Predicted 3D model of a 1384-nucleotide RNA (small-subunit ribosomal RNA) from an uncultured bacterium. The coordinates come from a structure-prediction model, not an experiment, and the mean pLDDT is 85. It matches the Rfam family "Bacterial small subunit ribosomal RNA".
RNA sequence: AGAGUUUGAUCCUGGCUCAGGAUGAACGCUGGCGGCGUGCUUAACACAUGCAAGUCGAGCGAAGCACUCGGCCUUGAAUCUUCGGAGGAAAGGCGGUUUGACUGAGCGGCGGACGGGUGAGUAACGCGUGGGCAACCUGCCCCAUACGGGGGGAUAACAGUUAGAAAUGACUGCUAAUACCGCAUAAGACCGCGGUGCCGCAUGGCACAGCGGUAAAAACUCCGGUGGUAUGGGAUGGGCCCGCGUCUGAUUAGCUAGUUGGCGGGGUAACGGCCCACCAAGGCGACGAUCAGUAGCCGACCUGAGAGGGCGACCGGCCACAUUGGGACUGAGACACGGCCCAAACUCCUACGGUAGGCAGCAGUGGGGAAUAUUGCACAAUGGGGGAAACCCUGAUGCAGCGACGCCGCGUGAGCGAUGAAGUAUUUCGGUAUGUAAAGCUCUAUCAGCAGGGAAGAAGAUGACGGUACCUGACUAAGAAGCCCCGGCUAACUACGUGCCAGCAGCCGCGGUAAUACGUAGGGGGCAAGCGUUAUCCGGAUUUACUGGGUGUAAAGGGAGCGUAGACGGCGAUGCAAGCCAGAUGUGAAAGCCCGGGGCUCAACCCCGGGACUGCAUUUGGAACUGUGUGGCUGGAGUGUCGGAGAGGCAGGCGGAAUUCCUAGUGUAGCGGUGAAAUGCGUAGAUAUUAGGAGGAACACCAGUGGCGAAGGCGGCCUGCUGGACGAUGACUGACGUUGAGGCUCGAAAGCGUGGAGAGCAAACAGGAUUAGAUACCCUGGUAGUCCACGCCGUAAACGAUGACUGCUAGGUGUCGGGCGGCAAAGCCGUUCGGUGCCGCAGCAAACGCAAUAAGCAGUCCACCUGGGGAGUACGUUCGCAAGAAUGAAACUCAAAGGAAUUGACGGGGACCCGCACAAGCGGUGGAGCAUGUGGUUUAAUUCGAAGCAACGCGAAGAACCUUACCUGGCCUUGACAUCCCGAUGACCGUCCAGUAACGUGGACCUCCCUUCGGGGCAUCGGAGACAGGUGGUGCAUGGUUGUCGUCAGCUCGUGUCGUGAGAUGUUGGGUUAAGUCCCGCAACGAGCGCAACCCUUGUCAUUAGUUGCUACGCAAGAGCACUCUAAUGAGACUGCCGUUGACAAAACGGAGGAAGGUGGGGACGACGUCAAAUCAUCAUGCCCCUUAUGACCUGGGCUACACACGUACUACAAUGGGUGGUACAGAGGGCAGCCAAGUCGUGAGGCGGAGCUAAUCCCUUAAAGCCAUUCUCAGUUCGGAUUGUAGGCUGAAACUCGCCUACAUGAAGCUGGAGUUACUAGUAAUCGCAGAUCAGAAUGCUGCGGUGAAUGCGUUCCCGGGUCUUGCACACACCGCCCGUCA
Repeated sequence: AGAGUUUGAUCCUGGCUCAGGAUGAACGCUGGCGGCGUGCUUAACACAUGCAAGUCGAGCGAAGCACUCGGCCUUGAAUCUUCGGAGGAAAGGCGGUUUGACUGAGCGGCGGACGGGUGAGUAACGCGUGGGCAACCUGCCCCAUACGGGGGGAUAACAGUUAGAAAUGACUGCUAAUACCGCAUAAGACCGCGGUGCCGCAUGGCACAGCGGUAAAAACUCCGGUGGUAUGGGAUGGGCCCGCGUCUGAUUAGCUAGUUGGCGGGGUAACGGCCCACCAAGGCGACGAUCAGUAGCCGACCUGAGAGGGCGACCGGCCACAUUGGGACUGAGACACGGCCCAAACUCCUACGGUAGGCAGCAGUGGGGAAUAUUGCACAAUGGGGGAAACCCUGAUGCAGCGACGCCGCGUGAGCGAUGAAGUAUUUCGGUAUGUAAAGCUCUAUCAGCAGGGAAGAAGAUGACGGUACCUGACUAAGAAGCCCCGGCUAACUACGUGCCAGCAGCCGCGGUAAUACGUAGGGGGCAAGCGUUAUCCGGAUUUACUGGGUGUAAAGGGAGCGUAGACGGCGAUGCAAGCCAGAUGUGAAAGCCCGGGGCUCAACCCCGGGACUGCAUUUGGAACUGUGUGGCUGGAGUGUCGGAGAGGCAGGCGGAAUUCCUAGUGUAGCGGUGAAAUGCGUAGAUAUUAGGAGGAACACCAGUGGCGAAGGCGGCCUGCUGGACGAUGACUGACGUUGAGGCUCGAAAGCGUGGAGAGCAAACAGGAUUAGAUACCCUGGUAGUCCACGCCGUAAACGAUGACUGCUAGGUGUCGGGCGGCAAAGCCGUUCGGUGCCGCAGCAAACGCAAUAAGCAGUCCACCUGGGGAGUACGUUCGCAAGAAUGAAACUCAAAGGAAUUGACGGGGACCCGCACAAGCGGUGGAGCAUGUGGUUUAAUUCGAAGCAACGCGAAGAACCUUACCUGGCCUUGACAUCCCGAUGACCGUCCAGUAACGUGGACCUCCCUUCGGGGCAUCGGAGACAGGUGGUGCAUGGUUGUCGUCAGCUCGUGUCGUGAGAUGUUGGGUUAAGUCCCGCAACGAGCGCAACCCUUGUCAUUAGUUGCUACGCAAGAGCACUCUAAUGAGACUGCCGUUGACAAAACGGAGGAAGGUGGGGACGACGUCAAAUCAUCAUGCCCCUUAUGACCUGGGCUACACACGUACUACAAUGGGUGGUACAGAGGGCAGCCAAGUCGUGAGGCGGAGCUAAUCCCUUAAAGCCAUUCUCAGUUCGGAUUGUAGGCUGAAACUCGCCUACAUGAAGCUGGAGUUACUAGUAAUCGCAGAUCAGAAUGCUGCGGUGAAUGCGUUCCCGGGUCUUGCACACACCGCCCGUCA
């Protein structure tokens, strides 16, 4: 940084999509370790359980416990004893004392307003930023000053009684205080009164002195202190006010009654309608009020080159909330998350009367959801509360646990190792890839595992983390790799499977039998403990354009004008300083970001320093520009005076032509209308014509890319009223200007309302035609309407598809209105102002084009656009009598829709040209019979292919068997055919026999070669498997071959030039030609494939050569080669010559000569390409399929069927003919498994016969039409020959299905063929026979050959096909296109 996608291709417009980054993520597959972070985005849903706010005995009383001390009572051990007792330990009880770092209820103090959570509400002074308070408060803390005297009365605890289930009370009695209340004192404070001085932006503030009034205190002690009261100051924390900024919707335009302000009160820490009484009627709003929707705000975070856009998790600041709503109390501070009261919902308990509760604290549960963790440890550190302190409390916090959720780091080994192993995949079978990869050898130990040591974090003690981090040692390559992708975008390719199925897909799109796009495998690419997908945001997207877009035709200029707000605004001078510029100061929290250092082994992470934070405020300067004030100017604008032009507007009057109607006359059968007709009118007199009259509407010629108007629009003539523009003049005003959201006015046609008018025209309607239909086009009628007056409507392709205004930027040429100058000028020339056209430079533009009347270069203002469809639709609103107009979406759907230009194709567009294309002719076909092919039908099978021209007498130059591919039945399985291997045999072949429907099958006979004797070759049989075989499929996988456009004149290239480009030019143009043939011209110059020529044949001549040919030699032999002929070589024709035309050309026309004249005739030869044209059944061939059969062999049948339809031929329908007799003349071919002569038999087909001929020798071989006679005489015939019968002939194993021919007999249809259609331009059509290929036999077909031998062509309007130029196009699969509506 771009890319894909609209087209046959191009340029542009324009949308869609992709590559990047990011996330509190989720899902799929996978998962080794560590560090640092992070984790309910949904139900501000409901919560079991535990914990999260207590502390002080150095404020107080009482109680309990422990300790100490001693007193009283009871009991009375050891020991002693006189046995009476002494003794008094120990134990128990009672009341008291001392001490306690004991316990904890209560009074009291401080804290509980912090810390922690959440984002529901809030569009707000809530937040951010900067200010203000002369309108305020501040516990604990710090500093300073002053003080602390002396009294009093209660109350909880406790005891008793009592209510209640309980929670919780009630009553009586006792008691203490740093609890509560008077009194005293008052430096100072506060209040009131008047005063002085100073200060402030206003209210006002400060200082000082005087008088009067008011209010204080608490003790404890270890004697060190600690605490208390008042006042002032500080610090900290708060409260209130203000400027600016802070989402979307106008399909929300008006909102507001304590509302806005005032006076006076109340209330508050404090200002204030904060609240109240009274008074006034204000206040907010297009600079968006009100209403609705959405939302905590910010530092920051993500993205981006930036400007921006998105977002507000974690961390930090502020706000708000604590089940929902309301309220106050206490207090320095709350209207209070773990306080109180009330109401509501829910939950728990209940004895039914009442009670208790609030996880949006930390864990945890249910629920919701795609989805989010442990009912852990510790106060060791940091911090907080209480306390004098020890200390207590602290789910704040520090740590640990869980989750790849994110970022960062590390590892899963390293070196050597080619028999390039095996396996796998592929293969053209040779190989190639995986791949130094593995194995193997050597080495190492980061992580994990084991063992030992073991911190810092802690100031004197104290360590949850934790036997953790870290260090050391031994040990084993062991324990540690996946995910996505591989058609293009986008790095990476093959095989198989599948067969528009299954599926993929972000966009384009892939898949219908050879899928690099589906699935699998091999291989490859990318990233990596992750990889993909989904969702969302930014980017790319200059696709909302401030940076940085547009509006003639792509989306987009309002139908036009006037004008309000607003925006913008001429030339000097001068003041101010709001904008603007510069300096300084304050602030812009920390964290984050950037830079430089430093600490964890590195990094992530953390620490330190600097920068930045583009902002706001204050202040000091400046004065160019904008603004503003003052005072001027005339160039913008306007006024005055003079002048002419005009379908400008409104009103009134007048005029002639024409249509129609009415009356009268003349006059008679039609008129009218059309492509042709009909409806209609007319003998009741039309049309036509003459005269008179009525009425309405419109104004021929002039008339002109002429004029006027803002647009819509305006056209006979005259008059009146009236608007604007223009020219000249330069007297006047002095910026008075431009644009213009809303607003107002005008606004074609149609339409609406009321009342008139109504000749013509004419929606609707009626009739007649046309048509498949014709609710149309055409015709005959005809009502609204068109006209007038008044009032609505408010839209048009209201267009120059081009908003208004101003200035500037080469020219040329028309025209309208005016002025100036020159010349003798009705005229011409020059010049100037204003309009209206054309051409054109620069420039612009995607191109087309625009080009002083800009779409150029600049400026100002307004309007409008942001993919196509849905849709200018729906809803809402406004307007309208209605019709409807204006404003104006969304769901859903597509990957395009579109503009300009290019090349083709196409057109019932144009121009030119050609062709048996038409026309002019001649003969056919379509009707009949028959032949043949096809379709259809039938069948066991009727094998297959060919399908408009360009399939259909085509493949097939020849189906009785064979052919043969089809059907029936039988039969074979390495096979009918090829190669290889093994065994056997010596053959194989051939002959014969059996058997079969036949082939398969069985048997008999006969029977090898070479040799170094080892063997080899060859052949047959048998066997196994590789394989053979397939006229099975695909001609849409192919080669080759062929058809067709078309023997049409075209199709291209190189270089150059033009165009942004596709492309163009050349190849177009003027002539000419059969021809892109040639000439000329030309930004083209050349070249190639085609055309033509070179080849064959035919037509003339010459030369050479003559056997089988020929014969001037009388015949034969022979001779000869002049002629015919044969076959080789040459000559000849080139518009070469002459004339005319043409452009001095090419060429055309005419002529001469010549056998032939303008390509002499014919053939072969077929450009780039089109038709996925034909052929897998000529052949070859990829892939697929069959393999005891889809292969091979055999018999019989079929391809020959037959209600029918079509194509192509043959024969006819007759006298230009048929029959009979006689008679003449070819060319080109073929012949040994052949052609076959003479002779002979047969009516004949043919038979017998055998000469000749491997062919210029012999044979096929008599050519026929023709000619000469004769007959028939217009008939279904002496035409025609189908069909059928009988008898024969030939080929062939074999003519039944199913051949050809002959004779005799039979004698069908048919009397020239509808619509239509076809060949042919000269030795042609027509007509006549002959030959050949195929072939045993079997042509009316095919291919050749000659004989006889015409007619017509004015011409290019039309039909068909083709070529060139041009034009239109929404077609490009290209008109057999595209596409619209309805129905399914």